Predicted 3D model of a 263-nucleotide part of an RNA (large-subunit ribosomal RNA, domain VI) from Eubacterium pyruvativorans. Its Rfam family is "Bacterial large subunit ribosomal RNA". Rfam links the family to the GO terms ribosome and structural constituent of ribosome.
[in-house]
Context: one part of a larger RNA
RNA sequence: CGUUGGAGAUCUGAGUGGGGCUGUCCUUAGUACGAGAGGACCGGGACGGACUUGCCUCUGGUGUACCAGUUGUUCUGCCAAGGGCACGGCUGGGUAGCUAAGCAGGGACGGGAUAAGCGCUGAAAGCAUCUAAGUGCGAAACCCUCCACGAGAAGAGAUCUCCUCCAUUUCGAUGGUAAGGCUCGUGGGAGACUACCACGUAGAUAGGCCGGAGGUGUAAGUAUGGUGACAUACUCAGCUGACCGGUACUAAUCGGCCGAAAG
Numbered sequence: 001c002g003u004u005g006g007a008g009a010u011c012u013g014a015g016u017g018g019g020g021c022u023g024u025c026c027u028u029a030g031u032a033c034g035a036g037a038g039g040a041c042c043g044g045g046a047c048g049g050a051c052u053u054g055c056c057u058c059u060g061g062u063g064u065a066c067c068a069g070u071u072g073u074u075c076u077g078c079c080a081a082g083g084g085c086a087c088g089g090c091u092g093g094g095u096a097g098c099u100a101a102g103c104a105g106g107g108a109c110g111g112g113a114u115a116a117g118c119g120c121u122g123a124a125a126g127c128a129u130c131u132a133a134g135u136g137c138g139a140a141a142c143c144c145u146c147c148a149c150g151a152g153a154a155g156a157g158a159u160c161u162c163c164u165c166c167a168u169u170u171c172g173a174u175g176g177u178a179a180g181g182c183u184c185g186u187g188g189g190a191g192a193c194u195a196c197c198a199c200g201u202a203g204a205u206a207g208g209c210c211g212g213a214g215g216u217g218u219a220a221g222u223a224u225g226g227u228g229a230c231a232u233a234c235u236c237a238g239c240u241g242a243c244c245g246g247u248a249c250u251a252a253u254c255g256g257c258c259g260a261a262a263g
Stems, first nucleotide, its partner, number of pairs: 001152001005163007015149004021049007033038001051106005059100004066093005071086006110144003117137004165176004180258004184200005205251003208247005214240003221234005
């Protein structure tokens, strides 16, 4: 821009893409078959491999603004306690998120029409013949069934709901509005940007604060004991990023723009 008024939702599905893998074991059954050796079809069940999709409860990894320990040095006047630098200095752990080696799911079942093949009926050709008329079965392939996209499918589809007013006019249109939308702002399990989603005071959208979870592992200070390193008590303490809630304290203020025709 189109879809022939303008909007907000929800669909249909023309069409396109994806997927379609396979093993071992048990049973049927040591049965059918076979002199024996050996050893099934059909059917039922269990457990796997690779591939693939989603997820983070569990097992782990990572986790550079979390916690602790510790070396050297420098600074905060000194002690103590801390900050900086040294690969995050090194080391031990670790929330959320992300993740695999972790967890869960998938291929199916079924239907249609068939291939090779196997048939029924059956003439040409008194027989025979699956074929010539007619008719049936039959494969991981084909079409459905499953998943994703999908009305720019220009053949531009459907359903529901909302608004369909005013002014000017040279009758082409222009302006103001409606439903509604955009802009702007606070953000996000959304994201390169955009888009998408939530919220904007009639408010829990983000930050802060409060409470909790989780993490670390018992802070500082004081007291006591010890010559001392240190230990013990207050203390399952103190601190704490992303997690779960609550709470208008802070910021989402006030605004601006676009936007409807034929009968």
Notes
Lineage of the source: Bacteria > Bacillati > Bacillota > Clostridia > Eubacterium. Model confidence (mean pLDDT): 90 of 100. The full RNA is in RNAcentral, with records from ENA.